[in-house]
RNA sequence: UGAGUAAACCGGGCAGCUGCGGGGAUCUGUUGAUCUUCGAGGAAAGUCCGAGCUCCGUAGGGCAGGGUGCUGGGUAACACCCAGUGGGGGCGACCUUAAGGAUAGUGCCACAGAAAUAAACCGCUUCCCGCAGUAGGAAUGCUGGCGGGGAGUAAGGGUGCAACGGUGCGGUAAGAGCGCACCAGCAGUCGGGUAACCGGCUGGCUAGGUAAACCCCACCCGGAGCAAGACUGAAUAGGAGGGAGAUGACGUUGCCCGCCGAUUCCCUCGGGUAUAAGUCGCUGGAGGUGUCAGGCGACUGGCACCCAAGAUAGAUGGCUGCCGCUCCUUUUGUAAAGGAGAACAGAACUCGGCUUACAGGUUUGCUCAUAUA
Numbered sequence: 001u002g003a004g005u006a007a008a009c010c011g012g013g014c015a016g017c018u019g020c021g022g023g024g025a026u027c028u029g030u031u032g033a034u035c036u037u038c039g040a041g042g043a044a045a046g047u048c049c050g051a052g053c054u055c056c057g058u059a060g061g062g063c064a065g066g067g068u069g070c071u072g073g074g075u076a077a078c079a080c081c082c083a084g085u086g087g088g089g090g091c092g093a094c095c096u097u098a099a100g101g102a103u104a105g106u107g108c109c110a111c112a113g114a115a116a117u118a119a120a121c122c123g124c125u126u127c128c129c130g131c132a133g134u135a136g137g138a139a140u141g142c143u144g145g146c147g148g149g150g151a152g153u154a155a156g157g158g159u160g161c162a163a164c165g166g167u168g169c170g171g172u173a174a175g176a177g178c179g180c181a182c183c184a185g186c187a188g189u190c191g192g193g194u195a196a197c198c199g200g201c202u203g204g205c206u207a208g209g210u211a212a213a214c215c216c217c218a219c220c221c222g223g224a225g226c227a228a229g230a231c232u233g234a235a236u237a238g239g240a241g242g243g244a245g246a247u248g249a250c251g252u253u254g255c256c257c258g259c260c261g262a263u264u265c266c267c268u269c270g271g272g273u274a275u276a277a278g279u280c281g282c283u284g285g286a287g288g289u290g291u292c293a294g295g296c297g298a299c300u301g302g303c304a305c306c307c308a309a310g311a312u313a314g315a316u317g318g319c320u321g322c323c324g325c326u327c328c329u330u331u332u333g334u335a336a337a338g339g340a341g342a343a344c345a346g347a348a349c350u351c352g353g354c355u356u357a358c359a360g361g362u363u364u365g366c367u368c369a370u371a372u373a
Base pairs, nucleotide, nucleotide: 001369002368003367004366005365006364007363008362009361010360012323013322014321015320016319017318018317020039021038022037023036024035025034026033027032041344045355046354048353049352050351051350052349053225054224055223056222060257061256062255063254065221066220067219068218069217070084071083072082073081074080085099086097087096088095089094100216101215105214106213107210108209109208121157122156123153124152125151126150127149128148129147130146131145132143133142134141135140165183166182167181168180169179170178184206186203187202188201189200190199191198192197229280230279231278232277239269240268241267242266243265244264251259287306288305289304290303291302292301293300294299325341326340327339328338329337330336
């Protein structure tokens, strides 16, 4: 200097005029006026997880169902975060991981291929038979060729994602872990580590993959949700009829058992309220900032200070000027002048995460390459 990789931050500032919503003060008292102060994000998005909170439960339990899935930590909790281990990618910094079990069982592996859980298509070796050639008077011998059959074989070739460990050497009639060396796997054992796992030694030599198929195993799980719910107010007819129901209605996912015990439920007819009232919930929190201590880290603890939207048809804005940032043009040029532009996007009970979107710009650590000293 270039190329990467991980993390963090900004994404406008100042002033004037003016328009809104909340709080406070003063005046007013006609629902108003004046002053002051605060007022939309890093994702407010998605609604994918976890909770706080609210309501239901008199008594629950089991099954079903759902979730997670390497180990150890963090946290209120989590499918999140941190650290580590195994697999995969990368020269590397780093990234990624659906990462328990195939010896509990069931299923699947199309096509091709002999064969995808016990296999031989082409081959190789050996024996027998027949034909051919040759030597011989014949029996018979020799040659290697063609065809058929028996036995042995799974090293070579073929098919395929994958073929009964891999490579090499020896051995064999030809081959094969048949034997040996190295490697992978598995089993046993010893050592290290909290553990996942890693390493050493020994050995039979070794019949696949798939659970993001069903399933098994371990752990966890009441339900519904702020349109939850609470209070106040207004109106009406606390209506009529039929049925269920103590042999048990209703009882906050489903089924069963249990508990409770008429507070119930279903159907038909009829009436009232509202363009669907008001207040609360609604912002003081697992809160924020700074600092010290502990920890590799996530994070934890102490001390001090702070209170930074609460709308309800839904506020948080508009105009102007200057400055700043980015890009382009002109000038000999630092510079100056002119022009243009500025991303994703908008709270609705709150918080911890994850995922997605983002014009342009800044900073820091680390890796690789090249050059110089």